[in-house]
Context: one part of a larger RNA
Molecule: small-subunit ribosomal RNA, 3' major domain
Organism: uncultured bacterium
RNA sequence: UGACGGGGGCCCGCACAAGCGGUGGAGCAUGUGGUUUAAUUCGAUGAUACGCGAGGAACCUUACCGAGGCUUAAAUGUAUGACGACUGGUCUGGAAACAGAUCUUUCUUCGGACGGCAUGCAAGGUGCUGCAUGGCUGUCGUCAGCUCGUGCCGUGAGGUGUCGGGUUAAGUCCCACAACGAGCGCAACCCCUAUCUGUAGUUGCCAGCGAGUCAAGUCGGGGACUCUACAGAGACUGCCUGUGUAAACAGUGAGGAAGGUGGGGACGACGUCAAGUCAUCACGGCCCUUACGUCUCGGGCCACACACGUGCUACAAUGGCAAGGACAAUGAGCAGCCAUCUGGUGACAGAGAGCGAAUCUAUAAACCUUGUCUCAGUUCGGAUUGGAGUCUGCAACUCGACUCCAUGAAGCUGGAAUCGCUAGUAAUCGGAUAUCAGCCAUGAUCCGGUGAAUACGUUCCCGGGCCUUGUACA
Numbered sequence: 001u002g003a004c005g006g007g008g009g010c011c012c013g014c015a016c017a018a019g020c021g022g023u024g025g026a027g028c029a030u031g032u033g034g035u036u037u038a039a040u041u042c043g044a045u046g047a048u049a050c051g052c053g054a055g056g057a058a059c060c061u062u063a064c065c066g067a068g069g070c071u072u073a074a075a076u077g078u079a080u081g082a083c084g085a086c087u088g089g090u091c092u093g094g095a096a097a098c099a100g101a102u103c104u105u106u107c108u109u110c111g112g113a114c115g116g117c118a119u120g121c122a123a124g125g126u127g128c129u130g131c132a133u134g135g136c137u138g139u140c141g142u143c144a145g146c147u148c149g150u151g152c153c154g155u156g157a158g159g160u161g162u163c164g165g166g167u168u169a170a171g172u173c174c175c176a177c178a179a180c181g182a183g184c185g186c187a188a189c190c191c192c193u194a195u196c197u198g199u200a201g202u203u204g205c206c207a208g209c210g211a212g213u214c215a216a217g218u219c220g221g222g223g224a225c226u227c228u229a230c231a232g233a234g235a236c237u238g239c240c241u242g243u244g245u246a247a248a249c250a251g252u253g254a255g256g257a258a259g260g261u262g263g264g265g266a267c268g269a270c271g272u273c274a275a276g277u278c279a280u281c282a283c284g285g286c287c288c289u290u291a292c293g294u295c296u297c298g299g300g301c302c303a304c305a306c307a308c309g310u311g312c313u314a315c316a317a318u319g320g321c322a323a324g325g326a327c328a329a330u331g332a333g334c335a336g337c338c339a340u341c342u343g344g345u346g347a348c349a350g351a352g353a354g355c356g357a358a359u360c361u362a363u364a365a366a367c368c369u370u371g372u373c374u375c376a377g378u379u380c381g382g383a384u385u386g387g388a389g390u391c392u393g394c395a396a397c398u399c400g401a402c403u404c405c406a407u408g409a410a411g412c413u414g415g416a417a418u419c420g421c422u423a424g425u426a427a428u429c430g431g432a433u434a435u436c437a438g439c440c441a442u443g444a445u446c447c448g449g450u451g452a453a454u455a456c457g458u459u460c461c462c463g464g465g466c467c468u469u470g471u472a473c474a
Base pairs, nucleotide, nucleotide: 001474002473003471004470005469007468008467009466010465011464012463013462015458016457019421020420021419022418023417026313027312028311029310030309031308032307033306034304035303042053043052064299065298066297067296068295069294070293077121078120079119080118081117083115088103089102090101091100092099093098106113107112124288125287127286128285129284133282134281135277136276137275138273140271145184146183147182148181149180150179151160152159153158164175165174166173190265191264192263193262195233196232197231198230199229200228201227205222206221209220210219211218236259239253240251241250242249243248315414319373320372321371322370323369324368325367332361333360336355337354340351341350342349343348380411385406386405387404388403389402390401391400427450428449429448430447431446432445433444
C1' cells in the first nucleotide's frame, strides 16, 4: 500500500421488512447430469452453465456411428508429359458415390484456345492447445470509482490531491484545506415516448356543403380534426415562500401536457475471475496427409430404473360450456399474404378478386349480455391410448404438425426450502415477427388490452461504496 475481520462509524440496492404472484407436489414440453448405446457429435458447470451456442436436428444441416467408395469435392497458379479420350449419352451392378460395358467425337488464323488426365509444389482438417493469442462476450456494476502532471511531505516503499464539514442518483456540487490543475468514468450531447406550433394532405381523415346507399368516406369536395413525418417550441430548481454562508433541501406553492435525472433505451471507467469462446471468424505452435481429408446411403444427435434447472397446462364457480355483441398496437407478405364462393363435421381442398401494400390480406382475447352446469375427480382437468384422416416434403417407421371420433390418467393449491416484482410495474389476456418446405415454439424478441397491493423502517440476512481500526496475511 492492499486484502481480510462472527472490529467500529456513515450510506445505498426488491437486500431485508410490508405486500402480490409463483417455483418446490401432478401431467407434459425443454435443457442438463447420469446411465445406456455402434453412435447417443462438440462446447457451456456457484453467483456469471442447465428453453445456453441452437433466431427451427426427418434427409440436408452434421461435426458422431455403421457400410460402401474416392485421392482431390472446392480455390489458386506454375512446370512437365501424353492427348483425342479418361469428357458426354445409354444400359447393368439393391441405393448412392463409384465401377463395368457400349455409342459418339470441340474450335482453329495451325501459333494456340477450351477441356479433362497423370506427376510435383500445393490444398484440406468442426484434429489438440482459450494456460501461446487477436477479436468478441459474461461478471462485479450503470457500482462511483480509477488515475496523471507539477508542487509539497517522507531516508524509502509511498502519501497529499481523492481527506474533513455539508449535499447529491453520482469523486454531483459547495465550503474549508499544501495543494493547484487535468484525464478516463458520472451527467449532458443520440434514439423512442408524453404536450403544443408550423409545413405538407395520399393510399390516411370527414367537421361543415352537395350527391348517394339496406348499410358503408362510397362519390364530388375539404385541411378543420385524427393521423402520418420533417422542422421547431417546451423543463432550467427558471419563478415564489421557508431553512441554509453556500451547494442544496422542503412545499396539497404558482404556472404547466410534463417538476426536480418526466418515463424508457442505447451507452459499461482502471481493472477482477490464467472467467468463456481455437466449433462464427482470424492466428502461433503441434499433429493427420490413399486419411484425423473428402463423397454417398442408412442410423444417431429424439435412447430412459433415475436426479436437477427452466417453462406450459391444471387442480375449477372471480369458473367450465353454448349463443349473441364491442374495442388494439407492432410487425410481415409474390416460390408470398390470401378476400369471396363451392365442397367437407374438421384439419383442408377446388375455383378465384386484390395487394410488392398508410390502398389488399389476418374474427384480437380477456371483457359485456343471456342461458346452462350446482361443488362432484364433476359439463373441472386434459395426459395416455385405439381408429380414421389432412398438409408440407424425394421421403413423416425410427422422428413432423394439425383435424375428427372414441378413450379420459395424475391432479382437490403442493414439505424443508426458494424466486420475481415499487406503476401503466406485478398479475392477467390475446396479437405479431425472426429462423422456417414443414415443425416438435409451451422457447426467444417485440406489440398492445385490462390493471392492482405494499414500502413503518434499516435491528437482522445478502451484495456494494466511503472513512477509520487490528493483523503472526501478500